[in-house]
A computed fold for a 90-nucleotide RNA, annotated as SAM riboswitch aptamer (S box leader).
The model forms 93% of the base pairs in the Rfam consensus.
It was read from a public genome assembly, where an Rfam model found it.

RNA sequence: CUCCCAUCGAGAGUGACGGAGGGACAGGCCCUGCGAAGUCACGACAACCUGCCCGGUGUGGGUAAGGUGCCAAUUCCUGACAGAUGAGAG
Numbered sequence: 001c002u003c004c005c006a007u008c009g010a011g012a013g014u015g016a017c018g019g020a021g022g023g024a025c026a027g028g029c030c031c032u033g034c035g036a037a038g039u040c041a042c043g044a045c046a047a048c049c050u051g052c053c054c055g056g057u058g059u060g061g062g063u064a065a066g067g068u069g070c071c072a073a074u075u076c077c078u079g080a081c082a083g084a085u086g087a088g089a090g
Stems, first nucleotide, its partner, number of pairs: 001090003005086004013042005021031003025079004043071001045069001048067003051063004075082001
């Protein structure tokens, strides 16, 4: 990168550095010098995969150590042969 499956109306932020953008894209509507993106530290949320525990064996329940993810707004809204995340295959 391509294919495939599942999920996307729930949930969860502080500090330091940084210094003007950000919300994928288009249109809209918003956020932002009362500090955007990004990086780092610590923390939280969640439970896709691994592990562990329980079982009535059901793609069950629990836990949260490990691998990811995520922490404005329903994927912010609408649109498309759209996007995001996880598991698997090439």